[in-house]
RNA sequence: UUCUGACAAAGGCAAAUCCAGCCAAAGCUGGUGACGCAAUGCCACGGGUCCUCGUCUCCUCCGCGACUACACGCCACGAAGAACCCAAGAUCGCCGGGCUGCCGAU
Numbered sequence: 001u002u003c004u005g006a007c008a009a010a011g012g013c014a015a016a017u018c019c020a021g022c023c024a025a026a027g028c029u030g031g032u033g034a035c036g037c038a039a040u041g042c043c044a045c046g047g048g049u050c051c052u053c054g055u056c057u058c059c060u061c062c063g064c065g066a067c068u069a070c071a072c073g074c075c076a077c078g079a080a081g082a083a084c085c086c087a088a089g090a091u092c093g094c095c096g097g098g099c100u101g102c103c104g105a106u
Stems, first nucleotide, its partner, number of pairs: 005103001012037002018031005035093001041099003045096003048091003054085001057082002060079002063074003
């Protein structure tokens, strides 16, 4: 230096939960608390996932056309909902990549 990770030692981080704060949300921060972690230290670079603005589409209502009515057609604007795509955002404790780093047995 590289590989490696010992029922070694020193030290470290902290999932869920609950409390407080921030945010539109995902989520973040502090406290609590330890499921785990040898890079679970740092970087959103690639993929994934999550959230959401927006556009488009679909559908329903309202509405419009027509009608005795139902059915039907349209549905620009307005309202509710859904899916795809996507700017921004979040996640490094989803995976990969980059940078750095403690200990020392075989």

This is a predicted structure of a 106-nucleotide RNA (c-di-GMP-I riboswitch aptamer) from a Gammaproteobacteria bacterium. The prediction has a mean pLDDT of 76. Its Rfam family is "c-di-GMP-I riboswitch aptamer". Rfam describes the family as follows. GEMM was predicted in a large-scale screen for bacterial structured RNA regulatory elements.